[in-house]
Context: one part of a larger RNA
Molecule: large-subunit ribosomal RNA, domain II
Organism: Dongibacter bovis
Order: sequence, then C1' cells, then structure tokens
RNA sequence: ACCGGCGAGUUGCCGUGCAUGGCGAGGUUAAGCGGGAGACGCGGAGCCGAAGCGAAAGCGAGCCUUAAGAGGGCGAAAGUCAUGCACAGCAGACCCGAAACCACAGCGAUCUACGCACCGCCAGGAUGAAGCUCAGGUAAAAAUGAGUGGAGGUCCGAACCCGUGAGUGUUGAAAAACUUUGGGAUGAGCGAUGCGUAGGGGUGAAAUGCCAAUCGAGCGUGGAGAUAGCUGGUUCUCCCCGAAAUAGCUUUAGGGCUAGCCUCGGAAGGAUCCUACGGACGGUAGGGCACUGAUCGGGCAAGGGGGCGUAAAGCCUGCCGACCCCAGUCAAACCAUGAAUGGCCGUAGGGAAUAACCGGGAGUCAGAGUGCGAGUGAUAAGACCCGUACUCAAGAGGGAAACAGCCCAGAUCGCCAGCUAAGGUCCCGAAUGCCGUACUAAGUGGGGAAGGAUGUAGGACUUCAGAAACAGCCAGGAUGUUGGCUCAGAAGCAGCCACCAUUAAAAGAGUGCGUAAUAGCUCACUGGCCGAGAGGCCCUGCGCCGAAGAUACCCGGGGCUCAAGUACGGAACCGAAGCUGCGGCAUGCGAAAGCAUGGGUAGGGGAGCGUUCCAUCAGGGACGAAGCAUGACCGGAAGGACAUGUGGACUGGAUGGAAGAGAGAAUGCCGGU
Repeated sequence: ACCGGCGAGUUGCCGUGCAUGGCGAGGUUAAGCGGGAGACGCGGAGCCGAAGCGAAAGCGAGCCUUAAGAGGGCGAAAGUCAUGCACAGCAGACCCGAAACCACAGCGAUCUACGCACCGCCAGGAUGAAGCUCAGGUAAAAAUGAGUGGAGGUCCGAACCCGUGAGUGUUGAAAAACUUUGGGAUGAGCGAUGCGUAGGGGUGAAAUGCCAAUCGAGCGUGGAGAUAGCUGGUUCUCCCCGAAAUAGCUUUAGGGCUAGCCUCGGAAGGAUCCUACGGACGGUAGGGCACUGAUCGGGCAAGGGGGCGUAAAGCCUGCCGACCCCAGUCAAACCAUGAAUGGCCGUAGGGAAUAACCGGGAGUCAGAGUGCGAGUGAUAAGACCCGUACUCAAGAGGGAAACAGCCCAGAUCGCCAGCUAAGGUCCCGAAUGCCGUACUAAGUGGGGAAGGAUGUAGGACUUCAGAAACAGCCAGGAUGUUGGCUCAGAAGCAGCCACCAUUAAAAGAGUGCGUAAUAGCUCACUGGCCGAGAGGCCCUGCGCCGAAGAUACCCGGGGCUCAAGUACGGAACCGAAGCUGCGGCAUGCGAAAGCAUGGGUAGGGGAGCGUUCCAUCAGGGACGAAGCAUGACCGGAAGGACAUGUGGACUGGAUGGAAGAGAGAAUGCCGGU
C1' cells in the first nucleotide's frame, strides 16, 4: 500500500408534541400475592383529571385590585392509561483523542546521584622540594657549593577513566556507536561487592541534572468512559421543500441565548404580492447663497498702522481694512428651493402567487465578488466598513483561450428532430473569405498618461492670388550718413536718444551672421523669369512618438492590410441542459378533462430496499441447501430473479415483531498478502 473482518445517536428514568388504540367525568394501578422464573388474575395505597382566584383571612363560576356595580388581571372549553415516532432534561449519552489533577502501609537506588563499610588497580620515563652528609665559612652560626635524598591535586606517556574537534553513521552494526584527534592518568583518582536515602520526596562540586532508554515532579493501579465551547470520523435508496453567514445581549468575539430566515402539522379563509389610478408624508440628487460659515476681484469707507507736528488741533501716506454696494464662487454636520426612485393609505384589475396566527423539528451568527450610492484610506489595495441590486455560496449548461462571484441561461428522464440567447461565422473550430459606404498603414487592431509632431481623412472661418500670388532662380537693396550721444573705437547691427529727409520700381537711420572698428555675407522691400493655386487658425475621425525586465509575445494559435482591423447601415447562418417537437416518470391542485411544477449545501418532511433473530402459515433441499463464480434478464433506486458450474447441508417466501441493522475515509482497530 491493497484485500478481508470489526468500527460511531444507544439504553434507563422523567417530561413535551404528534399518531394510533382503550375507557371516559373519569382514567390508571405500584410494591406485593397466586400462577409454570408464564399468560393471566388479584391488589385502589398512590398518581393525573373533574375550580378557580387571592400574599392571606377568604369567597367561589368566579376571584383579585378598588370607594365602585367602572376599568383591568387571572379563570370559567375532557381527561387519562398504553404503544410507536420526534425532541428536551438527568445520566459517559453519537464515536475516537488530550496536556493534566487526586488517591495508595502500592512498586522501584540491579541505571544513575550522594553517603557508609570492606576489597582491588595505576607500564615506563622526566623533574629533583624539605631533610641529611661532606666541603666551606664564623666567636658560634647562617649564607654558599658538591653529594645524598625522593616531595608534588608536578611533567611526558600506556593500562584505566573521560568525551575536545572533525568525518562516517541517521529505515544505523548501535534508541548515542565507529574512525581519527583530544583531556586526566598518586588523585577532589578509577573500579568490584554489600548496605542506606523514595515521589512535593530523595540525591545534586547546581545542569532543573539524576532517581531503570521516562523527570519543572518516576512507574503501576484506581477515581475514569476525568473534561475537551477544539480537530477528525459518523455506514442503504428515491421523492417534496429549502436556509443563514444579520440584530440584541453575552469574561463575548471560530462558543452561546432570543429574534430573523427554512421545514412539518393545525386552525382560519384572502388579510399577502404585482400593476394602474387617487391621496397625504419627506428634505436626498440637482440647484441656491436670505440664514450659519467659508471665499476671489473691485468700489465706498468706519477703524487701525507709519510719518510730520513741543503738546493739541491737524496734515501726509505707494500700508492693513470691518459694515455696505457691484461682479464671481464653496459646504456631510448651510437651505427661503427641490426631483427621480422608494415607503405609507385607499380603490380597481391580475395571477398555478401569498401573508399573519397556534404548535413540533431545525440549521445559520468566518461569507465572497461584481455594478451603483457613501465613509475610512492616498477620489491606493483581490484593503476595511455601511446601504442597495445581482451572482457564487448551495448552480450544472453556453460565452469570456484557460478563469466560484462577469455576460447569456436556471439541468425531471430519453431522442442521430427544430428555433434561438450571450457570443460568433479565413483555418485550427459549428456557421458569410456576405452586401454597401467610409477610415486606418501603425500588424494600429493585439496594453498605457502628461506632453510632442507639415501622418492621413473630413468640416468651419479667414488672408493673398491671371492687375500673376506662394516657392525657386536672375537683378537691385542706394543717398544726406560713419544720424546724434556715448566711447580707446561704436561706421545699420555693445549701449542710450531720435527714427527724419532725398533719389526712386524698391531699399529700415536697419532682420540675422560677421569685424578691434571698418570691410564682407544676408534679410525686409522692388523688378524680371515662371504660371495656379498659396498661407493662417479652429473643430472632428483614425493613426505616430512618448513606451525599459529578465525562456517566446500582451491577438488562444496559424495567419490577416479595398482586411480575417475600425465606424455606420443591412442580409443570412452557427450557437446552450434556454424555448419548441415526440415519448416516459414523479409531485401539487382538481370529480374529471387537465394545468402547473420537479438545480440544490446546512436542514425539515415523506416513501421504500436490504441484513440478523423471533412468532404464525404454507414450503424447498443428497434427483444437491447456503456460500462462491459466470451470464446479453427484471425493477424508478436501494435491489430482485433465472440458468450453468462449483460446493456438500441446510434454507427461502408471505404477514407481523425485535434490533449488536447497511462502511471508503476517523495519521481508525485486528488479520492476511
């Protein structure tokens, strides 16, 4: 891992409701006794009901409150026993699971900690303390030297003890080792044997260490099926309905209780819903600025600041400026204004629709996304928090390449029939390389802003133009004059002032380059050549740049350019479990004809299948029971037959009854392979 077996709402008591049955103003016995450990009988103690109300005295179909005959409160309608089912309470109470707590003359110091007694062990080498001897020295000594000597939690290093670093090992050879390296090795050394200390206790050169592979409190047994608002698991089928993820309270927040929403039964009988019309209510969106505040510019101007004035009066001011006026604005906590939608009441119409009430059973209290209206945030978030609608949750099917929450659409079953929705129709890939008019050249389409640009198409306005425009080419572009000033210089062209006049077809006291200043080049302006459009500004469609990421790329791919892109208009087709057609089943309503309905998690309700045993009835079986194997049979499902083989002794049906009554999951338990 697989296969097989085992494996979870039970039982007792006591209640509530429903169903069925008995008796009924009554119903019923309990222990016990008799009896066969029966059936059944006896047993009336007791219990429930038949009257309530009041704190009570008490009164009584009434009572209490009260001054009350008012009002109000509680009463005045059949129960009881049994069985079944559902649910609650008390019990282990659906099953498995703690970490822990407590008890005991309970078991443990054969491991280990410490202590006591007694017995053992430590190759070899090195160093060379005290003391002693001799020398030496002195008054005598001590120093000093040599020798001797053999001290030490001394040194090096085996046995022995330990376990520093590394490697291996890590389903190991081993539940702590092996290899190598390392520390101690006469000591607070190591070891053997016997004995002692015990669980809130011991022992501890102290690490919460150790006390038998167990230690922040050993192990065993018991309380004990501790408790577990937590996790996991909870076994056959079909049919009907079908939620919630909210509110309030909660030592409450992943748990509860009540309400809300679901289901089943009852009673009642249209009270609910939708639409239209009528009516009253409202202060949101918008709008507005009289109010409350905010706010831009201007006018008038009280008042203030500064200056002058010895003071005062007063004067000046390029400063600030209330109120008021004109023009222009803003507001969730502003409103003299004010919708749509929505809510309420009434009337009518519509439909297979429903609400409210009484009672039994629930589940739900983590919600998610999208659109719209707000808030928090940063007018961030697949963010958080409200409101509202929808979807998912609990919803399959088609589309969006893929994709719970988006778009279309709600799957009772069957069909090799039809029509459509969203979305599509060149190929992958079902269906038009469809029709018409335009646009795009960027593979834009097939990602992106501010901003930028003679891209291109359309439109409006305007200026110039056969008296020749615009562009290009040829020519002119002068004179007073180098204007005046300034300046080292200033001559059109550093700067300041002025900007006249002449000749002219035209030519600025000069547009730019240039020079030290001149010079030089050029422009404005004019003529000629040429010959038909040229310039400016605005609006709009589609495109361009802006545009940097890691495997290949922002079309699903191939591929697409008068499109297979974009815009507008049109015709057809494809396309789903939608709708239709044909056939079947079920549910609700109905007398019928028939009509409507049948997605579904938690959950409520209903109807069945199968297993074991029991009772009754009639059966099967050695001419072969059960079980097992195979097979194209039957039934709406769980399931049920039949045939053949195997097997070799039991077994099925009908009607009832009782349950150790259905397995795939619990890191389930046991066995097998």